């Protein structure tokens, strides 16, 4: 010396950045409400009805101005109506009005007043008349009024004096910018008083005049002081003058006359709102909001008007009048004014005692004592606010009880409590007891404060706990009840509702509501923006205004510095001090601004002097669809005429309407008409924009280049204003070929008021006049300057070069592209800026409502310009990202299509499902990815379903209470369908201890009983685990580091090849890696070695027989190996990856199969495999049993079998497998039976025995095209087998019966090689039972040009208004409900003005007989019409919001006719069409330009 000083968050999206609104956290309050409430101090308390007020009080005082009357202690003295004086104009209240010199601030009055107070000077002389009181009479209900009579004074009047004052006529000096002021002086006129009161006196108080001061006022002026232009013109006393009147004073303040002025875009006039200020709250500040308490000013006093008195009022507690209201009344008349203090009613969410006192401070009167004082000082009520303080302190458990939670172990409340030991602040009781007053006087108040006493006793709540935002669990509830400031919670596991426990934050308070500031840079001066987010005017000319090049001099308005005055006090701030602290109080200091004076002169301004770089002019050239007018031209088109010529033409996706035998179309010739000008033609040119295109002429505007010369800042921008302004449209008159809204017809379609087709009128064209809007766009205002380049192109000049034209270089002026820095949210812009600066204008401030309503202006109309609000939402929007999608594009793959083979769909049957039925037909699975699926076996069982009969600690588990030798166990008769009941009879075991033993005691097991519990195929697969399906055996899915991007993200993973493959190669800001692919595994194809029994057998022996010896060479079996790797060759390819062909090889290019299923998707499937949270049942939803059902049957669908026959069927004969199974089993063989099968039964726990016959095939014969010698359903009879049981409801056999069916509509399925097709065999389950399922072999094809199309998938790219991701989103009418709003015949009310009528009180003027009267002004009242504002209004217009309504499908992808803008017509609706424009259109091709080589 300064004063301290700035935080953000949530919410648009799948995610991101930006824009942008909404919301929150802070502070404050004259507050209110909810719950709660110990004490004290200091403050504060009708914000609403300027609504109405009962009652009391709030202004009196003076006997020292006066006279009655009364009292008396008879002395004084006291009370005291009335006259008189002063005060009552202060103090106190309120904020209705007022947008104004009302207020604030700074000045002025040479245009003024001021009682009481102070100072100075001079005075107060002589007379007089009344009126109250009082006495008396009268009127009245009262208020009150009135006649007559008496009287005093500091009442009043007349005269005198005149220091002075004022006026008139003069003189001298002086001051001022001016009107004019001041001092001195001569003369004239006018003008005072109470000499009263007290006192013995001294003295004191008063009176008159003048001057000065002080105080208080009056008037004038500069500046400041809210919103609205949807208020643009206002004004007749209006503006000024002359002369009067009036005032304290200037003034149209008022009047007469004269002039025609005055204000206004720097916002007049009008409308709305409002007392202003010091200050208060907030804010970093700048600001913003407010104007309670305190203080200054103003205004008002029931609503209006008016004056009187007075120094001062047009007077809150005075007067008069009008109005409204209230009260009294004897109905004739009267009274009143709480916005003073208390208080009452009313209104309202809401605001106190009808208290004490004049002790203090202050005021009035008085000489004083004193009186008065709801001012004031205090107390009371209210947590209304701020401040202080208490509700106890210490010790006290591995931690009581209780409660809550729990993983049942424990944890939390919690040292908290209890208990022990203390303390006494506050409150309480008792005692003492102030200051506030120097002295008399204390309402507060026995108050503050001090002392003593007793006892932890009397003293804690409110809100919150999803995020923002500190603080979590349980139960209840189940989109209900409810919460919510925003986002949002709640549909059965809610940290979000309610309750509880626990926790957090504040605390005698805590929350809520309301309002203001802040955050909000969200009106941006500090401190924002306008290409695409809201926002550049369609374009120019130009007025006011704003801004303005270089230079000289002056000035000093702005600017800067110093000084002076002021900036009231209080407040704020700093420093001190006083109440125990603090709040609170006191002192000192500081102070924006304004005014005056002095100085400085860089910059700006003003005046002035020059200049030429801005601007303009002259001269010489150049290019051009620049504009206006007139004339001319050819091609095409249509119509008409004529010729040739004949049946079609035309049109479409395909058609039809239409035209044509009355001669079209086609073709030739001729004529007429109107409109537009191919090629040239070009991101070429010109113009301010709109816009401008054949040729020629005339008139005319602008631009560029070059050269010197001239003027000398003449410039830039531009609110209003003026002009121009595509298309459509309008008016009048022409014109009308083609095209073509509307309209007609034909198609398409579910419809088609459309798209397509055939016609066709306005219009399109011209002249004249309107309209004035477009995606009028570069979505980018105009002007100037600065800041890398490269490359095209147009116009020109110069240079170089050349004979010349080109070419090349440089410089201007345009016009394109690319691009550095920089900017940008990004996209992008980038010397033609969206970069960096300057000047001016226009515009924006969430979405919708709304390119709207009303009003105004313009227009013939259509309509244009300007332009809100209510209400509603928490978003709307931009750019970019990742996906998904597209009736977008490119590339690629797949039995996806195509090429083929065989089926399904038709028949009968089997089987599953739906549906229906039923007591039950248990449950689940439902597009692909349910439907011969769970179920690899429903007669009972299974079984979960139904009916009926039973059981209740249970069929099963663990623990536990008590009992138990005639106990456990076995269990006859009897009832019963069984389960179950019943109980004769028989009848135990083990361990330990004691005991000689008998036996006793205890225990185990079992049984009965008790309590916990068991049990549940009950619910939720949308609470879950696990498992599974599907895309898909598709080639994808990711990570680390780095790099790029503000970021989401990108890169890698893209690109060029290649592959079955993100397989590999090459390139590349990427380099690596992981899960997938491939390989590794299994089977199979070839072979070597080893091993040979149960297998095999060439050679040897043997037999009926590999039967046996023998051998293991072969086959085979099963272990270990080998082999295939593009290894080799040729060609292609980049000397690559790889591809094509070939050789060899059993096999050749992943050899063929299988297993293997990335990250994810479908809230996919499964709570009924299992497990499991929660919920539910507990003499039943559990358990047992019998019977039934799951097997039903008008029907529909899926999957299959068998067929329809001759490539067949039947009969007979005959050949060749593989892989499996077998002890409650497979069973040879023999016998019996037509057969299924039966009886006996060798062998085999299996390379041994057995099931076991393989079948299609082959051979021979029959059948001869027929509902059959095809086909076998159905039905009858008789049997067999399994099994307690074959009726519902098994399989098989024999005989008989012999249905449909003659190759299957639309549609649809499988399959690319040992595959399809055909053909049998075996197994699992299983007592028995399959056409199903799983596996096995046998015979064994056809076709693939190819990728246009269908389906699915992968990669890249593009568009997107989608992200629940196209099964998306979304538009409009209509219907219903609610909400606000516009119009509207009218109707009601209000405010203000105007005209007319009437006109109180009052006032000055005139008259007056002094009693009064008259005309004028005027409040109130009446009346009339107009305008304005507001309410209401049948009906009506659009708008908004609503549950899953109706009709369509307009938009988003090329959205299926690209969309949109303006305009016109039309249509249920979105909308359609015409015309002109835009790209904010996808795709393909071409042109031009650019980039790279």
């Nucleotide at each position: 010396u300064u004063a301290u000083u700035g935080a953000g968050a949530g919410u648009u999206u799948g995610a991101u950045c930006u824009u942008g609104g909404c919301u929150c956290a802070g502070g404050a309050c004259g507050a209110a409400c909810g719950c709660u409430g110990g004490c004290g101090g200091c403050g504060u308390g009708c914000c609403u009805a300027a609504c109405a007020c009962a009652u009391g009080c709030a202004a009196g005082u003076u006997g020292a101005g006066c006279g009655a009357g009364g009292u008396u202690u008879c002395g004084a003295a006291c009370c005291g109506a009335g006259c008189a004086g002063c005060a009552a104009a202060c103090g106190g209240g309120u904020g209705a009005g007022u947008a104004a010199c009302a207020c604030g601030u700074a000045a002025g009055c040479a245009a003024c007043c001021u009682a009481c107070c102070u100072u100075u000077a001079a005075g107060a002389c002589u007379g007089g008349u009344a009126c109250a009181a009082c006495c008396u009479g009268g009127a009245g209900a009262a208020a009150u009024c009135u006649g007559g009579g008496c009287u005093a004074a500091u009442u009043c009047c007349a005269g005198a004096u005149g220091u002075g004052a004022c006026c008139c006529c003069g003189g001298u000096c002086u001051c001022g910018a001016a009107u004019g002021g001041g001092a001195c002086u001569g003369g004239g006129a006018u003008u005072a008083a109470a000499u009263c009161c007290c006192g013995c006196a001294a003295g004191g108080g008063g009176c008159u005049u003048a001057a000065a001061g002080a105080u208080g006022g009056g008037c004038u002026u500069g500046c400041g002081u809210c919103c609205u232009a949807u208020c643009a013109g206002c004004u007749a006393g209006u503006u000024g003058g002359c002369g009067g009147g009036g005032u304290a004073a200037c003034g149209g303040c008022c009047c007469a006359c004269c002039a025609a002025g005055g204000c206004u875009a720097u916002g007049a006039c009008g409308g709305g709102u409002a007392g202003c200020u010091g200050g208060u709250c907030u804010g970093a500040g700048a600001g913003g909001a407010c104007g309670a308490u305190c203080a200054g000013c103003c205004a008002c006093a029931a609503g209006g008007g008016a004056a009187c008195u007075g120094a001062g009022a047009c007077a809150c507690g005075g007067u008069c009048c009008c109005u409204a209201c209230u009260c009294c009344u004897a109905c004739g008349g009267g009274a009143g004014g709480c916005a003073g203090c208390a208080g009452u009613g009313a209104g309202g969410a809401a605001u106190u005692u009808u208290c004490c006192g004049c002790a203090a401070u202050g005021g009035g009167c008085g000489a004083a004592a004193g009186c008065c004082u709801g001012a004031c000082g205090g107390a009371g009520c209210g947590a209304c606010g701020c401040c202080g303080u208490g509700u106890g302190u210490g010790c006290g458990a591995c931690g009581a009880a209780a409660u809550c939670c729990u993983u049942c172990g424990g944890g939390a409340u919690g040292u908290a409590a209890a208990g022990c030991a203390c303390u006494g602040u506050c409150a309480g009781u008792g005692g003492g007891g102030a200051a506030g007053a120097u002295a008399u006087u204390g309402a507060c108040g026995g108050u503050a404060c001090c002392c003593a006493c007793a006892g932890a006793g009397g003293a804690a709540g409110g809100c919150c706990c999803g995020g923002c935002u500190a603080a979590c669990u349980a139960c209840g509830u189940g989109c209900c009840a409810g919460c919510a400031g925003c986002c949002g919670c709640g549909g059965u596991a809610a940290u979000a509702c309610g309750u509880a426990g626990g926790g957090g934050c504040c605390a005698a308070g805590c929350g809520u509501u309301g309002u203001c500031c802040g955050g909000a840079a969200u009106c941006a001066u500090u401190g924002g923006g306008c290409g695409u987010a809201a926002a550049g005017g369609g374009c120019g000319c130009g007025u006011a205004g704003g801004c303005g090049g270089u230079u000289u001099u002056g000035u000093a308005a702005g600017u800067c510095a110093g000084a002076u005055g002021u900036u009231a006090a209080a407040u704020c701030c700093a420093c001190a001090g006083g109440c125990u602290c603090a709040a609170c109080c006191u002192g000192u200091g500081u102070u924006c601004g304004c005014a005056u004076c002095u100085g400085a002169u860089a910059c700006u301004g003003c005046a002035u002097u020059a200049c030429u770089a801005g601007a303009g002019a002259a001269u010489g050239g150049u290019a051009g669809a620049g504009g206006a007018a007139a004339g001319c031209g050819g091609a095409a088109c249509u119509u008409c005429c004529a010729g040739u010529g004949u049946a079609g033409c035309g049109g479409u996706g395909a058609a039809a309407u239409g035209c044509g035998u009355a001669g079209a179309u086609a073709u030739u010739g001729g004529a007429a008409g109107g409109a537009a000008c191919a090629c040239c033609a070009g991101u070429g040119g010109c113009g301010a924009a709109g816009g401008c295109g054949g040729c020629u002429u005339u008139c005319u505007g602008g631009a560029c280049c070059a050269u010197u010369u001239c003027u000398g800042a003449c410039g830039c921008u531009g609110a209003g204003g003026c002009g121009c302004g595509a298309a459509a449209g309008c008016u009048a008159g022409g014109g009308g070929a083609g095209c073509a809204a509307a309209c007609g017809g034909g198609a398409u379609u579910a419809g088609a008021u459309a798209c397509c087709c055939c016609g066709g009128u306005a219009g399109u064209c011209c002249u004249a006049g309107c309209c004035c809007u477009a995606a009028a766009c570069g979505a980018u205002g105009u002007u100037c300057a600065u800041u890398a380049g490269g490359u095209g192109u147009u116009a020109a000049a110069g240079g170089u070069a050349u004979c010349g034209a080109c070419c090349c270089c440089u410089u201007u002026a345009g016009u394109g592209c690319c691009g550095c820095a920089g900017c940008u949210a990004a996209c992008g812009c980038g010397u033609u800026a969206a970069a960096u600066g300057a000047a001016c204008c226009g515009c924006c401030u969430g979405g919708g409502g709304a390119u709207u309503a009303c009003g105004a202006c313009c227009g013939c109309a259509a309509g244009g310009u300007u332009a809100a609000a209510a209400c509603u939402c928490a978003a709307a929007a931009g750019a970019a990202u990742u996906g998904a999608c597209g009736g977008g594009g490119g590339c690629c793959c797949g039995c996806a299509c195509a090429a083929g083979c065989g089926g399904u769909g038709g028949a009968g049957c089997a089987u599953g499902u739906g549906g229906u039925u039923u007591a039950a037909u248990u449950c689940g699975a439902u597009g692909c990815u349910a439907c011969g699926c769970g179920a690899a076996a429903a007669a009972c069982c299974u079984u979960a379903c139904c009916u009926g009969g039973g059981c209740u600690u249970g069929a099963c588990a663990u623990a536990u209470u008590g009992g138990u030798a005639g106990u456990a166990g076995u269990g006859a008769a009897c009832c019963g369908a069984a389960a179950g009941g019943g109980g004769a009879a028989c009848g135990a075991u083990c361990c330990c201890g004691a005991g000689c033993a008998a036996u006793c005691g205890g225990g185990a097991a079992g049984c009965c009983u008790u309590u916990a519990c068991a049990g549940g195929u009950g619910c939720u697969g949308c609470a879950u685990g696990g498992c599974u399906g599907u895309c898909g055996u598709c080639a994808g899915u990711u990570c680390g580091u780095g790099u790029c991007g503000u970021g989401a993200g990108a890169u890698g993973u893209u690109u060029g090849g290649u592959u079955a493959a993100g397989u590999c190669c090459a390139a590349c800001a990427a380099c690596g890696a992981a899960c997938g692919c491939a390989a590794c595994c299994c089977c199979u194809a070839u072979u070597g070695c080893c091993a040979g029994u149960u297998g095999a057998c060439a050679g040897c022996a043997u037999u009926a027989a590999g039967u046996u010896g023998g051998u293991c060479a072969c086959u085979c079996u099963g272990g270990c190996g080998a082999a295939a790797c593009u290894g080799c060759c040729u060609c292609g390819g980049a000397u690559g990856a790889c591809g094509a062909g070939g050789a060899g090889g059993a096999a050749g290019g992943u050899g063929g199969g299988g297993a293997u299923g990335a990250g994810g998707u479908c809230a996919a499937g499964u709570c009924a495999u299992c497990a499991u949270g929660g919920c539910c049942c507990u003499u039943a939803u559990g358990c047992c049993c019998a019977g039934g059902g799951c097997u039903a049957c008008a029907c529909a669908c899926g999957u299959g079998c068998u067929a329809c026959a001759a490539u067949g069927c039947a009969a007979c004969a005959u050949a060749c497998a593989a892989a499996g199974g077998g002890a409650u089993g497979c069973a040879a063989u023999u016998c019996c039976g037509c057969g299924a099968g039966g009886a006996a039964g060798a062998g085999c726990c299996a390379a041994a025995c057995u099931c076991a016959a393989a079948a299609a095939g082959u051979g021979u014969u029959g059948c001869u095209c027929a509902g059959u010698u095809c086909g076998g359903a159905u039905u009858g009879a008789a049997g067999g087998c399994u099994g307690c049981a074959a009726u519902u409801u098994g399989c098989c056999u024999u005989c008989a019966u012999g249905a449909a069916g003659c190759u299957g509509g639309a549609a649809u399925c499988g399959c690319u090689a040992g595959u399809a097709a055909c053909u049998g065999c075996a197994g699992a389950u299983c007592a028995g039972c399959g056409u199903g399922c799983u596996g096995c072999g046998g015979u064994g094809a056809a076709u693939a040009c190819g990728u246009u199309c269908u389906c699915g998938g992968g990669c890249c790219u593009u568009g997107u208004a989608c992200a629940c991701a196209c099964c998306g989103c979304c538009c409009g009418u209509c219907a219903c409900a609610c909400c606000a709003u516009g119009g509207a015949a009218g109707u009601c009310a209000g405010a203000a003005a105007c005209g007319c009528c009437u006109g109180a009180a009052g006032u000055g003027c005139c008259c007056u007989u002094c009693g009064g009267g008259g005309a004028g002004c005027u409040a109130a009242g009446g009346u009339g019409g107009u305008g304005c504002u507001g309410g209401u209004g049948a009906c009506u217009g659009g708008g908004g919001u609503g549950a899953a309504g109706u009709c369509g499908u307009a938009a988003c992808a090329a959205g299926g006719u690209a969309g949109c803008c303006g305009u016109a017509c039309c249509g249920g609706a979105a909308g359609g069409u015409g015309u002109g424009g835009c790209u904010g259109g996808a795709u393909c091709a071409c042109c031009u330009c650019c980039u790279u080589u």
A computed fold for a 1493-nucleotide RNA from candidate division WOR-1 bacterium RIFOXYB2_FULL_45_9, annotated as small-subunit ribosomal RNA. Its mean pLDDT, the model's own confidence on a scale to 100, is 85.